Small-subunit ribosomal RNA, 5' domain from Triticum aestivum, 489 nucleotides, folded computationally.
It matches the Rfam family "Bacterial small subunit ribosomal RNA". Its family is annotated with structural constituent of ribosome and ribosome in the Gene Ontology.
The source organism's lineage runs through Eukaryota, Viridiplantae, Streptophytina, Triticinae and Triticum.
The coordinates come from a structure-prediction model, not an experiment, and the mean pLDDT is 86.
The full RNA is in RNAcentral, with records from SILVA.
[in-house]
Context: one part of a larger RNA
RNA sequence: GGAUGAACGCUGGCGGUAUGCUUAACACAUGCAAGUCGAACGAGCUAAUGGGUAACUAUUAGUUAGUGGCGGACGGGUGCGUAACGCGUAAGAACCUACCUUUUGGAGGGGGAUAACAUCGGGAAACUGAUGCUAAUACCCCAUAAUGCUGAGGAGUUAAAGCAGCGAAAGCUGGCCAAAAGAGGGGCUUGCGUCUGAUUAGCUUGUUGGUGGGGGUAAAAGCCUCCCAAGGCCACGAUCAGUAGCUGGUUUGAGAGGAUGAUCAGCCACACUGGGACUGAGACACGGCCCAGACUCCUACGGGAGGCAGCAGUGAGGAAUUUUCCGCAAUGGGCGAAAGCCUGACGGAGCAAUACCGCGUGAGGGAAGACGGUCCGUGGAUCUUAAACCUCUUUUCUCAGAGAAGAACAAAUGACGGUAUCUGAGGAAUAAGCUCCGGCUAACUCUGUGCCAGCAGCCGCGGUAAUACAGAGGGAGCAAGCGUUAUCC
Numbered sequence: 001g002g003a004u005g006a007a008c009g010c011u012g013g014c015g016g017u018a019u020g021c022u023u024a025a026c027a028c029a030u031g032c033a034a035g036u037c038g039a040a041c042g043a044g045c046u047a048a049u050g051g052g053u054a055a056c057u058a059u060u061a062g063u064u065a066g067u068g069g070c071g072g073a074c075g076g077g078u079g080c081g082u083a084a085c086g087c088g089u090a091a092g093a094a095c096c097u098a099c100c101u102u103u104u105g106g107a108g109g110g111g112g113a114u115a116a117c118a119u120c121g122g123g124a125a126a127c128u129g130a131u132g133c134u135a136a137u138a139c140c141c142c143a144u145a146a147u148g149c150u151g152a153g154g155a156g157u158u159a160a161a162g163c164a165g166c167g168a169a170a171g172c173u174g175g176c177c178a179a180a181a182g183a184g185g186g187g188c189u190u191g192c193g194u195c196u197g198a199u200u201a202g203c204u205u206g207u208u209g210g211u212g213g214g215g216g217u218a219a220a221a222g223c224c225u226c227c228c229a230a231g232g233c234c235a236c237g238a239u240c241a242g243u244a245g246c247u248g249g250u251u252u253g254a255g256a257g258g259a260u261g262a263u264c265a266g267c268c269a270c271a272c273u274g275g276g277a278c279u280g281a282g283a284c285a286c287g288g289c290c291c292a293g294a295c296u297c298c299u300a301c302g303g304g305a306g307g308c309a310g311c312a313g314u315g316a317g318g319a320a321u322u323u324u325c326c327g328c329a330a331u332g333g334g335c336g337a338a339a340g341c342c343u344g345a346c347g348g349a350g351c352a353a354u355a356c357c358g359c360g361u362g363a364g365g366g367a368a369g370a371c372g373g374u375c376c377g378u379g380g381a382u383c384u385u386a387a388a389c390c391u392c393u394u395u396u397c398u399c400a401g402a403g404a405a406g407a408a409c410a411a412a413u414g415a416c417g418g419u420a421u422c423u424g425a426g427g428a429a430u431a432a433g434c435u436c437c438g439g440c441u442a443a444c445u446c447u448g449u450g451c452c453a454g455c456a457g458c459c460g461c462g463g464u465a466a467u468a469c470a471g472a473g474g475g476a477g478c479a480a481g482c483g484u485u486a487u488c489c
Stems, first nucleotide, its partner, number of pairs: 001489004006485005013359006019352002021317001026315003030312003035070003040067002043064009077270003086194007095186003100182007108142004117132006148157003163174004195242003202233003207230004212226004245267004249260004272293005295306004323349001325348003331345001332343004362392004372383004397426006406416001433478005438459003444473005454461002
């Protein structure tokens, strides 16, 4: 000198764009953050219309607790752990893949349940038991079977919802099953690279290998087990210990290099702590389940409930980090045939000079060089064209009027927002500070103080004329900031 997710002190007009718990992965009140489909299914309720004296019944529309489907494995957060095939890069072979696209073929027959519901119970609650009834694109059986699977071969083996909507029908739309391919996604293996310590030198028994036997996975493999062999790693640093998410990048530097890994993007890991599996195409699952533990809450003491490292917000910690805001209008996501519903993703607004960029705080004229301050050699010098005063302008400000793009798709649809922007009116009006002035380092005098009070980044100032302390006048620098501190180059 440059840089910062900064903080502190003094000061503070505006706009744009970014950024905003670096500390306790500390504990959390409250609200919201993942639903959707009635065109899969039975049932209930409501309304309208028709029939009926009525009970009721039929149709249509709406609605929804349950069964069922798809989605809750994405999106969002955090960086605890991890020195590892975790990440980066370059390769590889023994794999899986819901939804989507393309292609080929298919969907024959039958069955038994169960929730909802009703009745009777248990419990303070959470919730739950028995009996009875019922549907399906829920479940099961038989048939069919190849380019599928197993197998050397003979052979064996594996499926479906002919469902839903519209239609008079033909048919159309959406779905169902098998197989092949694609796209995108994922799992796995390997070469190389990836911090510090030797005041850590030996480490290892599923450890190393086996064309062995068995099991297991979607898949290779000690992945697991039995048996056999005794191997494997290491001074090119094993093992142990400490520290740490990695990268694209960021920052500094002419570069080489150093430091760093906030925001944004890719990967990984985690979800109160530890363990486990279930479901599923996909999880060993943040807002799912089970067990154990710590903590908090409810309780009728028998038993239950919870998990903000989602968005806001609270307490605590800390030098320190924002609103319990608006909207699904846009982009994207889930479900749905669609209308649409949901979406604290996202789009926006709010707060903060936290950073960067831009603008302004007026412009021109104006000497009686006024008053006043300071200095003084008492002549004057300086603040000083500075002010006053005259003329002008209106960025900004206030008020008034007009008023978007962002909306795709003919119409309709905008949170932001009556915002940006434009026009008019008014009036210099609403707007300057901070640090420094001994040398380094741009900028000097007076007064006070008297090794005191104090200053200080280094050298060093101060003991009676201090350009170094304190105040004042003047000056220098930067400027809505200026200094200080911390850290990196």